[in-house]
Context: one part of a larger RNA
RNA sequence: GAAUCACGCUGGCGGCGUGCCUCAGACAUGCAAGUCGAACGCGAAAGCCCCCUUCGGGGGGCAAGUAGAGUGGCGCACGGGUGAGUAACACGUAGGUAAUCUACCUUUGGAUGGGGAAUAACAACCGGAAACGGUUGCUAAUACCGCAUAAUGCAGCGGCACCUAAUGGUGACAGUUGUUAAAGCGGGGGAUCGCAAGACCUCGCGUCUGAAGAGGAGCCUGCGGCGGAUUAGCUAGUUGGUAAGGUAACGGCUCACCAAGGCGACGACGCGUAGCCGGACUGAGAGGUUGGCCGGCCUCAUUGGGACUGAGACACUGCCCAGACUCCUACGGGGGGCUGCAGUAACGAAUCUUCCGCAAUGCACGAAAGUGUGACGGAGCGACGCCGCGUGUGGGACGAAGUCCUUCGGGAUGUAAACCACUGUCAGGGGUUACCAAGUUCUGAGGAGCCCCAGAGGAAGGCACGGCUAACUCUGUGCCAGCAGCCGCGGUAAGACAGAGGUGCCAAGCGUUAGGC
Numbered sequence: 001g002a003a004u005c006a007c008g009c010u011g012g013c014g015g016c017g018u019g020c021c022u023c024a025g026a027c028a029u030g031c032a033a034g035u036c037g038a039a040c041g042c043g044a045a046a047g048c049c050c051c052c053u054u055c056g057g058g059g060g061g062c063a064a065g066u067a068g069a070g071u072g073g074c075g076c077a078c079g080g081g082u083g084a085g086u087a088a089c090a091c092g093u094a095g096g097u098a099a100u101c102u103a104c105c106u107u108u109g110g111a112u113g114g115g116g117a118a119u120a121a122c123a124a125c126c127g128g129a130a131a132c133g134g135u136u137g138c139u140a141a142u143a144c145c146g147c148a149u150a151a152u153g154c155a156g157c158g159g160c161a162c163c164u165a166a167u168g169g170u171g172a173c174a175g176u177u178g179u180u181a182a183a184g185c186g187g188g189g190g191a192u193c194g195c196a197a198g199a200c201c202u203c204g205c206g207u208c209u210g211a212a213g214a215g216g217a218g219c220c221u222g223c224g225g226c227g228g229a230u231u232a233g234c235u236a237g238u239u240g241g242u243a244a245g246g247u248a249a250c251g252g253c254u255c256a257c258c259a260a261g262g263c264g265a266c267g268a269c270g271c272g273u274a275g276c277c278g279g280a281c282u283g284a285g286a287g288g289u290u291g292g293c294c295g296g297c298c299u300c301a302u303u304g305g306g307a308c309u310g311a312g313a314c315a316c317u318g319c320c321c322a323g324a325c326u327c328c329u330a331c332g333g334g335g336g337g338c339u340g341c342a343g344u345a346a347c348g349a350a351u352c353u354u355c356c357g358c359a360a361u362g363c364a365c366g367a368a369a370g371u372g373u374g375a376c377g378g379a380g381c382g383a384c385g386c387c388g389c390g391u392g393u394g395g396g397a398c399g400a401a402g403u404c405c406u407u408c409g410g411g412a413u414g415u416a417a418a419c420c421a422c423u424g425u426c427a428g429g430g431g432u433u434a435c436c437a438a439g440u441u442c443u444g445a446g447g448a449g450c451c452c453c454a455g456a457g458g459a460a461g462g463c464a465c466g467g468c469u470a471a472c473u474c475u476g477u478g479c480c481a482g483c484a485g486c487c488g489c490g491g492u493a494a495g496a497c498a499g500a501g502g503u504g505c506c507a508a509g510c511g512u513u514a515g516g517c
Base pairs, nucleotide, nucleotide: 006512007511008510009509012389013388014387015386016385017384018382019381026344027343029342030341031340034074035073036072039071040070042068047062048061049060050059051058052057081300083298091224092223093222094221095220096219097218100217101216102215105213106212107211108210109209110208111207112206113147115145116144122137123136124135125134126133127132153179154178155177156176157175158173160171161170162169163168184205185204186203187202188201189200192199193198226272227271233263234262235261238260239259240258241257242256244254245253275297276296277295278294279290280289281288282287302323303322304321305320306319325336326335327334328333353379355378356377357376361375362373363372364371365370392422393421394420395419402413403412404411405410426458428453429452430451431450432449435447436446461506462505463504464503465502466487467486468485472501473500474499475498476497482489483488
């Protein structure tokens, strides 16, 4: 000098940052992923009004096609958290993919014809303590299933040109044969048709099928970055081949058969430790140490395993199985997963509010209005860090009192105080208003500025003073009590212990401890 710091004493304000390093141990409660009625079918109630009434009630209208659940679409694989595992193509860097995929978005070509059968919701009945479930019946769709049509798609066959070391690839041949698709919704509208809905025309959004792009992802390779040899041999899907399967894709990725290989002192294998990087700290540099906040990549989501859906997951707040733990139970059976934001107890030297808002930025959905968003924007707490400000300013005695020292003459504290004159930062009270608001209007959770009022009031400590090292005396103690980073102090005058006065250094901080340079 530095710090995700902690401890001791002390503590006025603000700005910007930052805050469970330990138990990847356990979690009460609330919230953290929804949205679309312009895909679809259903569809309340309270309350108010009217009518009837045997005064018990019944019917109708508005509420309202609202609330609501359901089918369907998109999203939920992002965003947010963590560092347990991992010594590995995990990361970094440079490349490859002629071995690949890609929803939404952009550009561009073509198409969107005609049918069918169900099912949830709902109703009735039934089972269950619950979680939840069963049977029968009814219904819609951009849900589901056939048919038609279809190429510059895919597959087979054929030859041509070019590229490649090669399996092979690219291009064109409008070559030829086979095969594969779709869904509607909304706005507007003159004539014509139609009882009407609508047909029809047009615009927008969508749907299907190609091509290209952007961004994203998978896979492969060279090189680089820990410790110890008191770890020296390791390996049977092991190394290679053939055939097959599997994958978006290459590949022992998997499997059958065949061969006997493959790795290793340039450190294999095993053990220990560890997320990696941009960076950070230190240092003249070389280097050493480190990877918290922010950004990129990876990894995990109670432990282990598995797949489903999907463009994408083997999926933190999805599913299934098993284990541990925990909760409910009518004992038959069920529920749960904070390494999201707050918060709880526990561990610990130690780490915050169960706050406000979607106003901004972004994301999801939606044609939009908008809705959601503990992402995010803000506020709160902590001197944890950095920075800024204040605790007054000027005058004021050969110099009060008190205290300390003293050679008793005096000296020090010290212009310090008192006292006089002023000022008004911060904090306090009152008022006002720009900006964050973009794009004409609208929209601010929260914060800033300006003006006025009062009044020196509310705001200084910590450590050190033997040498290193800046700062000295008195008293007490008597190798005791104690100090100490090193050297070393203390056994009767201790500048080193303890107290006091004084002094020095920093200052809302000052010291100390562990760790790094």